[in-house]
């Protein structure tokens, strides 16, 4: 330096959910809580899945349908980085 995650050891991270609070919505943040995670540590670089304000279209008003520049890193790839241990 490379693999890999049995045994162990120090620990880390936090789903559902509950309140406050941003968003238009998805969904993000704080307490709390713990379902799990060997990167559940970091980036939208590919791809997926969400959600549609704003725009376009339709029909006279409602509404619907397209649509990401919006999310999602705990969707999956991929870059970057890290702790033990064991070969």
């Nucleotide at each position: 330096g490379a693999a890999g995650a049995a045994c162990a050891a120090a620990g880390g991270c936090a789903a559902a959910c509950g309140u406050c609070u941003c968003g238009a919505a998805a969904g993000g943040g704080g307490c709390g809580g713990a379902c799990g995670c060997a990167a559940a540590g970091c980036u939208c670089c590919g791809g997926g899945u969400c959600u549609a304000a704003a725009g376009c279209u339709g029909c006279g008003u409602a509404c619907a349908g397209c649509c990401a520049u919006g999310a999602u890193g705990g969707c999956c790839g991929a870059g970057c980085u890290g702790c033990u241990c064991u070969u």
Record summary
Predicted 3D model of an 87-nucleotide RNA (c-di-GMP-I riboswitch aptamer) from a Bacillota bacterium. Its Rfam family is "c-di-GMP-I riboswitch aptamer". Rfam links the family to the GO term cyclic-di-GMP binding. The sequence was found by an Rfam model in a public genome assembly. Model confidence (mean pLDDT): 88 of 100. The organism belongs to Bacillota, within Bacteria.